Predicted 3D model of an 87-nucleotide RNA (TPP riboswitch aptamer (THI element)) from Lentilactobacillus buchneri.
Of the family's consensus pairs, 96% are formed in the model.
Rfam family: TPP riboswitch aptamer (THI element). From the family's description: Vitamin B(1) in its active form thiamin pyrophosphate (TPP) is an essential coenzyme that is synthesised by coupling of pyrimidine and thiazole moieties in bacteria.
Taxonomically the source falls in Lentilactobacillus (Bacteria, Bacillati, Bacillota, Lactobacillaceae).
RNA sequence: ACAUUAGGGGAGCCAAUUGGCUGAGACGGAACAUCUUCGGACCCUUCGAACCUGAUCUGGUUUGCGCCAGCGUAGGGAAGUGUUAAA
Numbered sequence: 001a002c003a004u005u006a007g008g009g010g011a012g013c014c015a016a017u018u019g020g021c022u023g024a025g026a027c028g029g030a031a032c033a034u035c036u037u038c039g040g041a042c043c044c045u046u047c048g049a050a051c052c053u054g055a056u057c058u059g060g061u062u063u064g065c066g067c068c069a070g071c072g073u074a075g076g077g078a079a080g081u082g083u084u085a086a087a
Stems, first nucleotide, its partner, number of pairs: 001083005006045004012021003027039004051076003057070005
């Protein structure tokens, strides 16, 4: 790096509405007292920033989400086998 099996994760923002924006991904069904559940796609699996807590966080920027930096040498977080390559 690839294959196979298994597992982990994410409910966005703007608009009066059709719609638009960011992103790998914000899709479909069911239920609804619910931050619920099932499936697909996508991403990630300890070489772990996929994702969660801090966070209704701080500074800048954006219509807003987002983006950059901090936080972050912080605290959590889900693996087996086989093949190949390099050291």
Model confidence (mean pLDDT): 77 of 100. RNAcentral holds the sequence, with entries from MGnify.